[in-house]
Molecule: small-subunit ribosomal RNA
Organism: uncultured Thermus sp.
RNA sequence: GCAUGCAGUCGAGCGGUAGCACCUAUUGGUUAUGCCAAUAGGUGUGAGAGCGGCGCACGGGUGAGUAACACGUAGGUAACCUACCCCAGAGAGGGGGAUAACACCUCGAAAGGGGUGCUAAACCCCCAUAUACUUAUCUCAGCGGAUGCUGAGGUAAGGAAAGAGUAUGGGGAGGCAACUCUUCAUACCGCUCUGGGAUGGGCCUGCGGCCUAUCAGCUAGUUGGUGGGGUAAAGGCCCACCAAGGCGACGACGGGUAGCCGGUCUGAGAGGAUGGCCGGCCACAGGGGCACUGAGACACGGGCCCCACUCCUACGGGAGGCAGCAGUUAGGAAUCUUCCGCAAUGGACGGAAGUCUGACGGAGCGACGCCGCUUGGAGGAGGAAGCCCUUCGGGGUGUAAACUCCUGAACUGGGGACGAAAGCCCCGGAUAGGGGGAUGACGGUACCCAGGUAAUAGCGCCGGCCAACUCCGUGCCAGCAGCCGCGGUAAUACGGAGGGCGCGAGCGUUACCCGGAUUUACUGGGCGUAAAGGGCGUGUAGGCGGCCUGGGGCGUCCCAUGUGAAAGGCCACGGCUCAACCGUGGAGGAGCGUGGGAUACGCUCAGGCUAGAGGGUGGGAGAGGGUGGUGGAAUUCCCGGAGUAGCGGUGAAAUGCGCAGAUACCGGGAGGAACGCCGAUGGCGAAGGCAGCCACCUGGUCCACUUCUGACGCUGAGGCGCGAAAGCGUGGGGAGCAAACCGGAUUAGAUACCCGGGUAGUCCACGCCCUAAACGAUGCGCGCUAGGUCUUUGGGGUUUACCUGGGGGCCGAAGCCAACGCGUUAAGCGCGCCGCCUGGGGAGUACGGCCGCAAGGCUGAAACUCAAAGGAAUUGACGGGGGCCCGCACAAGCGGUGGAGCAUGUGGUUUAAUUCGAAGCAACGCGAAGAACCUUACCAGGCCUUGACAUGCUAGGGAACCUAGGUGAAAGCCUGGGGUGCCCGCGAGGGAGCCCUAGCACAGGUGCCGCAUGGCCGUCGUCAGCUCGUGUCGUGAGAUGUUGGGUUAAGUCCCGCAACGAGCGCAACCCCUGCCCUUAGUUGCCAGCGGGUUGGGCCGGGCACUCUAAGGGGACUGCCUGCGAAAGCGGGAGGAAGGCGGGGACGACGUCUGGUCAUCAUGGCCCUUACGGCCUGGGCGACACACGUGCUACAAUGCCCACUACAGAGCGAGGCGACCCAGCGAUGGGGAGCGAAUCGCAAAAAGGUGGGCGUAGUUCGGAUUGGGGUCUGCAACCCGACCCCAUGAAGCCGGAAUCGCUAGUAAUCGCGGAUCAGCCAUGCCGCGGUGAAUACGUUCCCGGGCCUUGUACACACCGCCCGUCACGCCAUGGGAGCGGGUUCUACCCGAAGUCGCCGGGAGCCUUAGGGCAGGCGCCG
Repeated sequence: GCAUGCAGUCGAGCGGUAGCACCUAUUGGUUAUGCCAAUAGGUGUGAGAGCGGCGCACGGGUGAGUAACACGUAGGUAACCUACCCCAGAGAGGGGGAUAACACCUCGAAAGGGGUGCUAAACCCCCAUAUACUUAUCUCAGCGGAUGCUGAGGUAAGGAAAGAGUAUGGGGAGGCAACUCUUCAUACCGCUCUGGGAUGGGCCUGCGGCCUAUCAGCUAGUUGGUGGGGUAAAGGCCCACCAAGGCGACGACGGGUAGCCGGUCUGAGAGGAUGGCCGGCCACAGGGGCACUGAGACACGGGCCCCACUCCUACGGGAGGCAGCAGUUAGGAAUCUUCCGCAAUGGACGGAAGUCUGACGGAGCGACGCCGCUUGGAGGAGGAAGCCCUUCGGGGUGUAAACUCCUGAACUGGGGACGAAAGCCCCGGAUAGGGGGAUGACGGUACCCAGGUAAUAGCGCCGGCCAACUCCGUGCCAGCAGCCGCGGUAAUACGGAGGGCGCGAGCGUUACCCGGAUUUACUGGGCGUAAAGGGCGUGUAGGCGGCCUGGGGCGUCCCAUGUGAAAGGCCACGGCUCAACCGUGGAGGAGCGUGGGAUACGCUCAGGCUAGAGGGUGGGAGAGGGUGGUGGAAUUCCCGGAGUAGCGGUGAAAUGCGCAGAUACCGGGAGGAACGCCGAUGGCGAAGGCAGCCACCUGGUCCACUUCUGACGCUGAGGCGCGAAAGCGUGGGGAGCAAACCGGAUUAGAUACCCGGGUAGUCCACGCCCUAAACGAUGCGCGCUAGGUCUUUGGGGUUUACCUGGGGGCCGAAGCCAACGCGUUAAGCGCGCCGCCUGGGGAGUACGGCCGCAAGGCUGAAACUCAAAGGAAUUGACGGGGGCCCGCACAAGCGGUGGAGCAUGUGGUUUAAUUCGAAGCAACGCGAAGAACCUUACCAGGCCUUGACAUGCUAGGGAACCUAGGUGAAAGCCUGGGGUGCCCGCGAGGGAGCCCUAGCACAGGUGCCGCAUGGCCGUCGUCAGCUCGUGUCGUGAGAUGUUGGGUUAAGUCCCGCAACGAGCGCAACCCCUGCCCUUAGUUGCCAGCGGGUUGGGCCGGGCACUCUAAGGGGACUGCCUGCGAAAGCGGGAGGAAGGCGGGGACGACGUCUGGUCAUCAUGGCCCUUACGGCCUGGGCGACACACGUGCUACAAUGCCCACUACAGAGCGAGGCGACCCAGCGAUGGGGAGCGAAUCGCAAAAAGGUGGGCGUAGUUCGGAUUGGGGUCUGCAACCCGACCCCAUGAAGCCGGAAUCGCUAGUAAUCGCGGAUCAGCCAUGCCGCGGUGAAUACGUUCCCGGGCCUUGUACACACCGCCCGUCACGCCAUGGGAGCGGGUUCUACCCGAAGUCGCCGGGAGCCUUAGGGCAGGCGCCG
């Protein structure tokens, strides 16, 4: 939006029929007192239709509309109605008429009509009667708050009916009979009028329940009156006239939303949310309008009209309304059977039987909800299998299962309800009482008895909130997610699994409500800094208000009473086996009405009071306000004088001014603005704000005296006024200053900071604007609650003491506060009133409104978006913050690097490979203290597969072992020879160890992850720090200690201190070195003695010295002096050495997710004829470049040559190798000595002496290249070192920049060692020789320590973070306009219909009065 089906009843109101049954009569037939048929008459019953009555206004559905007397609650109606029902009174006399049905004709497809004719009634009409009723009027009485009501009486007028039905009985009449008609009596059902009741309603009123003020004004029937109309009834409901009212910040009018309530959900309550089922009320019936009928309707299954839609149609015209039950379609996330029955309850009609009833009673479908119940019970292993985990031992699932015993949902058989006794019938006068029979949809259901099978389990979750954990997979993917957040290779957070947790025929999800949320705060919040005090005053409404007395009794309180429906909720008892559910009873209940009472408090009226408030008198201080005058200093300008080369300005300059005479100086003048000192931490004002001096006008305030008034008070929504600066308008004024603007600088730029100019403006008058960090970020008033101190201004006073007021500050008690802080000037404790807040952004924006000349102001959202925004405080970190202090940090100084050539490392590039790692300091001569093969991890090629290596097993063979050949680049592959031991056993044979082959388990990996790790190391940093226990302070983070005053290299020490102690660090203990002593005396030493040599500790001898290497001493601010409280510092003495003597080892808590999986170890992952293993060759050595670290130089303080001194520490047997010989040399050939204080490497070099070179790319420099050699090694091509000859390059001291070093240091000179066959070593680690300069100082750079300060930082300044632009997307404004909706006003057309008027002519009815139809008007 709807196909289809599914409710009237009465024949005891009427006319009357079909059909059926029966009766009577007649005729016919016949099986013949009977039966059948036909006809006529009659009776009964009676479908369908009609007239008439009652019902259809109930019941059932829905919630669109409605913000309203719609609902709730309490009332009113003296302004009303009420069919059927009950009570009471009276009555029902007479007469008349029409019309359906029906018949005939007729129109139409149909739906439906039209005409003519007949007829009945409980249909319609008239007359009579009516003391009751109504109306008018008069009189009286009573009553009420009242318009008024009630009652009685008189007069007048008006208006009824149905005598029809049924039953029984009697009488009468008709008919052949059946039977019919009539009359009387009784009963029943009806009828009329009237009064009353009951029930149900109408109307009116108080109070109560939504949002929006960005809706503030609304209103013409509007508000009232008079008169009328209308209604059952009051009323502006409607009309005419009159008046100009009515409503509104206590929210009118408008907009949005919504049916209201009993109740329901939630909540401790107060409250919030809600109105589904059930019950009450209202509204609606396709959208809208209208009336008719009626007791009742403006009527869901009635009517008329308009509209939309659907259907039928012969195209002329018709039909319809499921928001009744079921069902259908569409929409949707989603919502049922076209069931059974009137057996019960209820309803309509009927006298009744009864009929009807999709109300209702039941059943059906849906775990949609609530309740009850099942899927079993008992036993059953140190515990099956499977699966999962595992540290591989085991653990879990788990008594769980299997298995044994027991019970027996389902199901089967038998029985089988309650709900149902009335109505009805009989007795009876009776709807009293008694008796009788009938009636079950659910349903053969519940239930009972018997038999009887072990017989469905699922869903969510397991990171925290929140109860429950492991494995695997995945790898910021896939995914999860309520919030926080998980996932980037070990994920309790994803997916699966095992296990677990929670519920269980359910479990989760989504949506919504209340709660938690005192997070809108009535109960029960706030506003200094978190959101929030209005910029300030004045004052209207309002709110609040001192003491005493009296009246009232509105609030308030108490008592009684009415109401507060039922259901629901609560309590008790009861019924279904329990429960859910249901029944009975009880209690309770806010509010409102009525009556009575109380009067403390609030209120009100009256009277009084003076403590609040105000006035009076006398004094006081003040930049309080306004007006008019007036003063000096200074700036600028003008004039004059005098005078000369600059002035000015800055970090430095320049623009600018100045020889046309500036600046500086003097004199005179003009003009504007602002007022130095006083002056202040000061005063005044409501705030903004107010400053030379004088006068006038004027506001506020304080003190004293206690004289007057008598609560006159406080606050204050709106309103009104004031309101810095800037800005606007008009007119003045304009010295200085100065947005904009111009110029000069600065700068990468500089639309800035600095400089030179300069206009609005700043000033005045008048008028606007109305904002601010308009701040004490603290509204106003009053009372109460320790003090101390300073200041200002009064008064008292015995006049420095002190007392008492007002004001302005600081510190602080109690108390408050989140803390910070506040603290009689409160942010404390209270009262009164106002304003304001409710997460951040959007945004004080948009739209609307108001104000403004404008600028703009006031009021003031939402969409969208975020998981925060914010306050105070804490610890750090950081700062182009501060203080103190260190360090070769700077400075001072010496020498380098950066330029050259070469060496070496790295990047990059290249490559088959150029293996890998290290990455600012703190990677880059680093892992490398030795890459030609090896190393070697890389590449190419050739090979191996239980493997080069470990352990174990099985089988076969062989002892082991030695050795040969072939092939090949080698590895490897292939093939031979020799050869036997040990144990057991007579032997055959077996066994152990070892080897080979085959196989198994495993090996192997320099493959990945140093954010999975251990260990080790680097670094801040040898910096002086980092912590703990107890106590104390703080709500807490945390603080204190550890800060402070000194001092130190030092958290070193001293002093102080709510701290007292302690630990890790510092220092010391250890090693080397500097002096001395002791012990010891070879390989070391040689003073004295002896011997000896060319010489030599060479020899005897000796350990004195040096030295060696073991022990010890020594230095401690111990002593003196100065300073100091001390710690300690300065100076001095002595001493080899001083104030930690020099050097080393030693590295706190921690940081860098620092480095290393390639030293090693190790978890996980990955490879397994290869990512393992072997071999040959190549590569790690590439080279256009770039960087780091070095070497050698560029030369004369040098280079070369010759000669000549002086070390230390090391190393040496596969070694160091003296010495001799050869060679220019590398080196070679010999070779003593030495396992080394004995021998060797070995010469040290710079140095010294002498000579040469003479400033030159050189006698500097040595690269590169050619040639020739030596040595090591299997092998020097790629790719070794060294030697000789030749060649002799760049380079003449290095841009920006940058490194090291403070004393035996830098610089410079050589020597040794590890690794190592050799060596790419100029590297590294050591050793000694020679041996400086400088440090004023801590401003600056870097790093660091302590204290403090700021912070929006905390992966902590390499932080955080802002804006534009580009592209895409989302949401919201504006926009020339365009379209739609809603509403209002004016006017026009206008259906149905009510009412009014007309009703003259035509039509209809008439009892002749009139009525209807119709026309017109109005409304709509």